[in-house]
Context: one part of a larger RNA
Molecule: large-subunit ribosomal RNA, domain II
Organism: Frisingicoccus sp.
RNA sequence: UCCGGCGAGUUACAUCAUCUGGCGAGGUUAAGGACUAAAGGUCCGGAGCCGAAGGGAAACCGAGUCUUAAUAGGGCCAGAGUCAGAUGGAGUAGACCCGAAACCGGGUGAUCUAUCCAUGUCCAGGUUGAAGUUGCCGUAAAAGGCAAUGGAGGACCGAACCCACAUCCGUUGAAAAGGGUGGGGAUGAGGUGUGGAUAGGGGAGAAAUUCCAAUCGAACCCGGAGAUAGCUGGUUCUCCUCGAAAUAGCUUUAGGGCUAGCCUCAGUUUAGCGACACGGAGGUAGAGCACUGAAUAGCCUAGGGGGCGUCAAAGCCUACCGAAGCUUAUCAAACUCCGAAUGCCGUGGACGUGAUGACUGGGAGUCAGACUGCACGAGAUAAGUUGGGUAGUCGAAAGGGAAAGAGCCCAGACCGCCAGCUAAGGUCCCAAAAUACAUGUUAAGUGGAAAAGGAUGUGGGAUUUCGAAGACAACUAGGAUGUUGGCUCAGAAGCAGCCAUCCAUUCAAAGAGUGCGUAAUAGCUCACUAGUCGAGAGGUCCUGCGCCGAAAAUGUCCGGGGCUGAAACAUGAUACCGAAGCUGCGGAACCGCAAGGUUGGUAGAGGAGCAUUGUCAGCGGGAAGAAGCUGUACCGGAAGGAGCAGUGGACUGCUGAGAAGAGAGAAUGCCGGA
Numbered sequence: 001u002c003c004g005g006c007g008a009g010u011u012a013c014a015u016c017a018u019c020u021g022g023c024g025a026g027g028u029u030a031a032g033g034a035c036u037a038a039a040g041g042u043c044c045g046g047a048g049c050c051g052a053a054g055g056g057a058a059a060c061c062g063a064g065u066c067u068u069a070a071u072a073g074g075g076c077c078a079g080a081g082u083c084a085g086a087u088g089g090a091g092u093a094g095a096c097c098c099g100a101a102a103c104c105g106g107g108u109g110a111u112c113u114a115u116c117c118a119u120g121u122c123c124a125g126g127u128u129g130a131a132g133u134u135g136c137c138g139u140a141a142a143a144g145g146c147a148a149u150g151g152a153g154g155a156c157c158g159a160a161c162c163c164a165c166a167u168c169c170g171u172u173g174a175a176a177a178g179g180g181u182g183g184g185g186a187u188g189a190g191g192u193g194u195g196g197a198u199a200g201g202g203g204a205g206a207a208a209u210u211c212c213a214a215u216c217g218a219a220c221c222c223g224g225a226g227a228u229a230g231c232u233g234g235u236u237c238u239c240c241u242c243g244a245a246a247u248a249g250c251u252u253u254a255g256g257g258c259u260a261g262c263c264u265c266a267g268u269u270u271a272g273c274g275a276c277a278c279g280g281a282g283g284u285a286g287a288g289c290a291c292u293g294a295a296u297a298g299c300c301u302a303g304g305g306g307g308c309g310u311c312a313a314a315g316c317c318u319a320c321c322g323a324a325g326c327u328u329a330u331c332a333a334a335c336u337c338c339g340a341a342u343g344c345c346g347u348g349g350a351c352g353u354g355a356u357g358a359c360u361g362g363g364a365g366u367c368a369g370a371c372u373g374c375a376c377g378a379g380a381u382a383a384g385u386u387g388g389g390u391a392g393u394c395g396a397a398a399g400g401g402a403a404a405g406a407g408c409c410c411a412g413a414c415c416g417c418c419a420g421c422u423a424a425g426g427u428c429c430c431a432a433a434a435u436a437c438a439u440g441u442u443a444a445g446u447g448g449a450a451a452a453g454g455a456u457g458u459g460g461g462a463u464u465u466c467g468a469a470g471a472c473a474a475c476u477a478g479g480a481u482g483u484u485g486g487c488u489c490a491g492a493a494g495c496a497g498c499c500a501u502c503c504a505u506u507c508a509a510a511g512a513g514u515g516c517g518u519a520a521u522a523g524c525u526c527a528c529u530a531g532u533c534g535a536g537a538g539g540u541c542c543u544g545c546g547c548c549g550a551a552a553a554u555g556u557c558c559g560g561g562g563c564u565g566a567a568a569c570a571u572g573a574u575a576c577c578g579a580a581g582c583u584g585c586g587g588a589a590c591c592g593c594a595a596g597g598u599u600g601g602u603a604g605a606g607g608a609g610c611a612u613u614g615u616c617a618g619c620g621g622g623a624a625g626a627a628g629c630u631g632u633a634c635c636g637g638a639a640g641g642a643g644c645a646g647u648g649g650a651c652u653g654c655u656g657a658g659a660a661g662a663g664a665g666a667a668u669g670c671c672g673g674a
Base pairs, nucleotide, nucleotide: 001674002673003672004671005670006669011093012092013091015089016088017087018086019085020084021083022082023081026050027049028048032044033043034042035041054061055060064076065075066074067073096234097233099231103224104223105222106221107220108219114198115197116196117195118194119193120192121191122190123188125157126156127155128153132149133148134147135146136145137144161185162184163183165182166181167180168179169178200216202212203211204210209218237609238608239607240606241605242604247260248259249258250257251256261366262365263363264362265361266360267359268358269357272353273352274351276348277347278346279345280344286338287336288335292332293331294330297327298326299325303321304320305318306317307316308315369394370393371392372391373390374389376387377386378385399410400409401408414587415586416585417584419583420582421581425577426576427575428561429560430559434574437572438571439570440569441567447563453548454547457545458544459543460542461541462540463539464538465537466536474532475531476530477529478528480505481504482503485499486498487497511526515524516523588599589598590597591596610663612660613659615657616656617655618654619653620652621651628647629646630645631644632643634641635640
């Protein structure tokens, strides 16, 4: 890992509802007893229980009663039950099954290990050389010195023995702690044998939550015990009908619950929803500045600052600031003189729909929601972020499209068909259908990712200036004089700077000068003018499609090939493809009298069945071969059921009733096998 078997809503009591049956103003027996003798037996037994009357706190009254001063008003009540069975719930019990860590009780453990007690035993060899003693020296006597002797020490080196500091190996090991090489202690607080003591709310501890038999923040064994588990996992046949929620309130509540909401079933009742019309309430979008605030510019003014003035003032001035006011231009979720569309509420009937509404009762599930569009809050007008509102989809929805995709677009799958039409989206090939038509656009592979910003890309439009009295561009020629304008300056001559530059003259025209240039001049050039040429040229604005801006990590942002349309936009006019949509034909079930309609579905409610094993009754089969097993092209809408052949060798089928140890693929399920 697979296969086989086993494996989870049960039972008792009491209760509510529904269904079925008996009896019915009644219903029913319990314990116990008798009989029959195994059958949901029969008969006694009425003790008890439920019901037949309620109201009130009660006294009490009673088809009524309570409240009350009330005879008013109001509250409650005013005749169908009961017993049994079945089913569905809730209750008490382990209560669908498996699963803790733990808690408690009684015992068993100190053969491991910790400490202690008693009694034994062990420590090769080598080294050092304390005290004391003796001798000599020394002293008044001592002290002291030297030598010898001596043999102390949690002394030294180092085997046994004990330990476990480093590192390597080992890590499904040779080993549930070891091996290798080194290391530490090795006469001591030493090692070790035997016997004994201390026990779990405890012991022991040179103290580490360390040890107490490979177990220790409280041992192990059995029991309470099926502890409890708002948690995780699992929960076994089929088909049919309907079909949710992820919200509100409360909650030591937030991944749990209760009530309501939403689903279902039964009964009762008679409304519901949509569109339209009419009538309402309201202060949003927008807009506005009349209020509250914010805020721009100007005018004007009180006041302030400054100046003049004065002994002090008055007064005057002010290129300073400036409340209020006026004018102008604005802004606001917590501003409003205004003010929609929608939505909401109500009413209506000649509209549409067609059981969708309401109530009562039985049963639930749901309380983590997700994304998308729209209008908002939070955030950074970030997030596949977060919070509500609203609509949709997913959730619980398959099919087609978006290459691929829960939530986007189209569209809601009862079954069958080698039939037709369409939706979104498409029609060159992959790949079904236009290499379809008309008019323009793009040249960037833009299409087929991106901003500020930048640019004689290119199409369209508007406007303006110049132009056959010759424009624009190009070429030829001129571009002068007073004058080197004045000032400044070392110099300043058109061209460092300041002033003037609407100075003047000659001119076809020529600035007191457009740029380069010089130290300053010079030089080149421009404006401006003429000629040559001969038809459009220049500027500004709006707009379509493009360009640059544009660097990332496996391999390139069209799905690919490839495309200049097979790209984009717009308009017009046609075809076709394309889904489980619609239609056609055939069939099934459900609802409905019918016509006709309906049939995606998780949690969940309801309904109808299949199969297994006993039991009872009736009817059968079987050695001329039962069950089981193997094979098989048959039947049924499914669970399933036959027939035949082989095998097998003795039981077994159908119908009805009725009872359950009644259906497995999952539980890191249990047992067995491979």